[in-house]
RNA sequence: GCAUCCGUAGCCAAAGGGAAAGGCGGCAGUCUGCAAAACUGUCCAAUGCGGGUUCGAGUCCCGCCGGGUGCU
Numbered sequence: 001g002c003a004u005c006c007g008u009a010g011c012c013a014a015a016g017g018g019a020a021a022g023g024c025g026g027c028a029g030u031c032u033g034c035a036a037a038a039c040u041g042u043c044c045a046a047u048g049c050g051g052g053u054u055c056g057a058g059u060c061c062c063g064c065c066g067g068g069u070g071c072u
Base pairs, nucleotide, nucleotide: 001071002070003069004068005067006066007065010024011023012022018055025043026042027041028040029039030038048064049063050062051061052060
């Protein structure tokens, strides 16, 4: 340099045009002699950035930025 895949919450990770699940985690509570475990409640994301298409974009298109893999 070329090709390809990825970027969503503090961390991991779904959703493939109708507007963002789940887990870990944090906080509070129940339980316990106290804890742990378990259970309940709660806190979390303007989806890497900028544009475009659309009534509507995490999702499609273009350009950047960052990362993985392959080729040279």
The RNA shown here (transfer RNA) has 72 nucleotides and comes from a Pyrinomonadaceae bacterium. RNAcentral holds the sequence, with entries from ENA and MGnify. Model confidence (mean pLDDT): 80 of 100. NCBI's taxonomy places the organism under Bacteria, Pseudomonadati, Acidobacteriota, Blastocatellales, Pyrinomonadaceae. Rfam family: tRNA. The family's RNA type in Rfam is transfer RNA. Rfam's curators write: Transfer RNA (tRNA) molecules are approximately 80 nucleotides in length.